A computed fold for a 500-nucleotide part of an RNA from an uncultured candidate division WS6 bacterium, annotated as small-subunit ribosomal RNA, 5' domain.
Context: one part of a larger RNA
Formats: sequence, C1' cells, structure tokens
RNA sequence: GGAUGAACGCUAGCGAUGUGCCUAAGGUAUGCAAGUCGAGCGUGAGUAGGGCUUCGGCCCCGCUUCACGCGGCAGACGGCUGAGUAACGCGUAGGUAACUUACCCCUAACUUAGGAAUAACUCACCGAAAGGUGAAUUAAUACCUAAUAGUCCAUGUAGCUUUUUGCUAUAUGGUAAAGCUCCGGCGGUUGGGGAUAGGCCUGCGUCCUAUCAGGUAGUUGGUGAGGUAAAAGCUCACCAAGCCGAUGACGGGUAGGGGGCCUGAGAGGGUGUACCCCCAGACUGGGACUGAGACACGGCCCAGACUCCUACGGGAGGCAGCAAUUAGGAAUCUUGCGCAAUGGACGAAAGUCUGACGCAGCGACAUCGCGUGGAGGAUGAAUGCCUUCGGGUUGUAAACUCCUUUUAUAGUUGAACAAGUUCUGAGUGUAAACUAUGAAUAAGGUGCUUCUAACUACGUGCCAGAAGAAUCGGUGAUACGUAGGCACCAAGCGUUAUCC
Repeated sequence: GGAUGAACGCUAGCGAUGUGCCUAAGGUAUGCAAGUCGAGCGUGAGUAGGGCUUCGGCCCCGCUUCACGCGGCAGACGGCUGAGUAACGCGUAGGUAACUUACCCCUAACUUAGGAAUAACUCACCGAAAGGUGAAUUAAUACCUAAUAGUCCAUGUAGCUUUUUGCUAUAUGGUAAAGCUCCGGCGGUUGGGGAUAGGCCUGCGUCCUAUCAGGUAGUUGGUGAGGUAAAAGCUCACCAAGCCGAUGACGGGUAGGGGGCCUGAGAGGGUGUACCCCCAGACUGGGACUGAGACACGGCCCAGACUCCUACGGGAGGCAGCAAUUAGGAAUCUUGCGCAAUGGACGAAAGUCUGACGCAGCGACAUCGCGUGGAGGAUGAAUGCCUUCGGGUUGUAAACUCCUUUUAUAGUUGAACAAGUUCUGAGUGUAAACUAUGAAUAAGGUGCUUCUAACUACGUGCCAGAAGAAUCGGUGAUACGUAGGCACCAAGCGUUAUCC
C1' cells in the first nucleotide's frame, strides 16, 4: 500500500447493488416451512328434482362443497449447518466382462378369468389424556389365485469374444397386468434401447508433529459358504503366516474438500463468508422398516440427557427450515407482503401447496453513483489569531449582485416486469416524466519532530501527558493540553484485529 462476513470512537444528506451469529452443532414460547389427486374407491353431511308414504320418514337419480378413511404419487427434492472426517472425503484422470436407475422419451407385445379381506361409518367397552380393545359391515388402480407370453429370470449345452458374471443360438423349469373417462384421452403389465441420476473400484495430488518408531489377529492371502443391485474379509468356518513402515507406518494435534477469493510483476503466501459443485450431520448413541432411491431434518423403534402435560396409572417433544426469543459475545436484521414472476410436488385440467423464490423492512457493513450550490465580488469590511506595531493572515472567504434547482418539499401524470387475443402485479401509485416553491434541506474526521503532506502563540514544567519506531516533556516544547492557521481524505474519517 491492498484486503475484510469485521468491531470500536467521532460524525452523517440521498440512491442503486450486494451483504449481515465468524462465539454456544447452547436452550427454545408462538406462527408458518409438504402436500396433492373425487377423472382410483367407500362412507357421512348439505341440496335441486322425481317416486312411495302409516306424514315419522324411505327409495331413485343428479349436483355441490366440506369432513373421515382406504389407495396412488410426492415427503430421499428444495431449505439449513460445518459438529465429525487427514478419508477414495475432495480434486483430477480412468475402470465397471462386478452394478442399479421411479417419473421422462423411442420401440415391440399384451391388458383374460376369478376370489377372500379390511379401514372409514355404526354399536359396545377401557382410559384424565395420548390413545386402545371387541363385534358387525363395505369398496377399489389395495390384496390374493389361476390362465396366457417373450431367451425376461434360473439351470444346462454349443459357438464367438476385449476370456471370472460379456454376446449369439438352443433345451428344461418359472414369473405379468387395472382400471377410469367429459369418449378426446389418461392409465396398467412384460421386454429392448435412450436420457438422467447414482453405487463400487483404481493411478496421482491433498496440513503440522519423530520430544509419536515400530504397527497389525479379520490382521495379509487362499478354499468354501453366506451376503449385496454389485467386486471384495463385507461376514463366517477352515488353512497358510503374512501385510504396512524413515519415500514416515502407527500415534498425537488441527481441519469439511474444490471452483474460487485476497495479495503479489510473477513464483509464491494466506484463505474457503456470499454464489456454484461434492461430502457429512439433523437433541446424543444405536437400529431397521417402507421404497426406484433413505438406514430418512419437520417418518418409525430402542436407550440416554433435557423440557412440558398428568386424574401419578401414563403420555408429548426435538428451529444446524423462515421469522422470533434467551444465553454467550467486541459483534450480526423483521414474530413483514405475495405466490404476480422463476422453479418444485400433486393433478387430465381448473387449481391447491410452496418462509424455495420474488419483494419489502433494519444496519454507512461493503462497493459504486449523486449532492451539500454556480458566476461575479477589495475600500481586501468585521471577528479571530500572530506581530518587529509598520503590518501579516483568516480571505473572494463573507456581505452584496446575478443565476441554477441535482437534491428536498408539494402537486399532476404514471410504466415495464404478463409469458397467455381474455384475465392475472406482492412489490406499487413504486420507478420515471412534468409543474411549482426557494440557496432553499445537507460536513465531518484525522493529522501537522523525522519517517510523512502540513507551524505559530499561550498553558504546563520528567508533572500532566504523548507514542507505530526513534523518542518528546526537568521554564522560551513546531512532539503534552488549548487556540488560530495549515495538510490529507471526505459521508465518511480514524483506531483495533487478521492476511499478503
């Protein structure tokens, strides 16, 4: 000198764009953050019409929305955090003849016949509650059985091959489906291909420490079995005794990694906030279930700590989502508006949901932009300060004259963002334009011995104090304090901390 997710002191007019718990991965009141589908299904409630009626009601067929449940898809995304992790975690280059992939696209074939239940509802009962038990009953794109089918699966054989599980041919055995409809379609099943997304493996790279030198028994390899979507000590039985290590094993400390960012001429050094990619975590520890996908932030089970409710028998909870609160701290915001746009889930659609997102609010926290007026004006007024008392300086500065209106205030008009001929705008009567008023509403901070741009007076007297370093101050201090003047930056200026 540059830089910062900064803080502190003094000061402060406006706008745009960014950015804002770096500490306690401490604890949390309250609200919201993941639902959706009636064109899969049953029932209850409401209601128009028709029929029956013993006038209590009952039945049929519609409609509408609400509620309950079954069923499907989504809740594995999006959002947050960085505790752990020195690791195939990340980065980079490859491998998979060792694998999976819902929804989507292309393509081929099929979509036949039956059955048994169950929730909701009703009744009875238990419980303070959370909730639960029993009986009866009903539907489906829920569940089950049967048929049919293809080298789709399993086993075997032959050939080819980039030779463990690949490709082709073939034999035996086995395995599918679901309907809805506004008649336009939307679906379902089984193959093949694609796309997308992942799993696993490998080479190389990836902090400090030797005042850590030996480490290791599932350890290293083999055979067999189990297991997985899949290779493998991944797991187990048996056998062998290996495997790693001064090219730093093992141990200890620290740490999410990268694209990037800061600095630097570069090499390098430092760093990992915001944005993007990957990883990991969801009160702590463990576990599986469902599913194409999880060992699952707002799912389940167990244990623990903590908090809350309780009729003391027993229950409920998890903000490292958005706001908010408390604590900690030098320190970090609103319990806002809207789904109008973009994106996502569901739906045939209308649409519903969406604290993702779009906006607004707060903070000079940062960067950028604008303003605080312009021109003229000497007898060089007054004041202040200095003085050799002549004067010098403040200083064209002011006053005064003329002008302008960015900004401010008030008024009038008034968008784009809407994609989709109609309709749809949170922001918003915002941005912008025009008119009026009137210099009107707007300057500070630090420094002035040298480094380092900028000097005098008074006060103080090794005191009070200053200071980044050298140092300054003990009676003429350009170094302390005050004043005038000057210098430098400027809505900021200094200080502190950290990095180059």
Rfam family: Bacterial small subunit ribosomal RNA. Gene Ontology terms of the family: ribosome and structural constituent of ribosome. The prediction has a mean pLDDT of 86.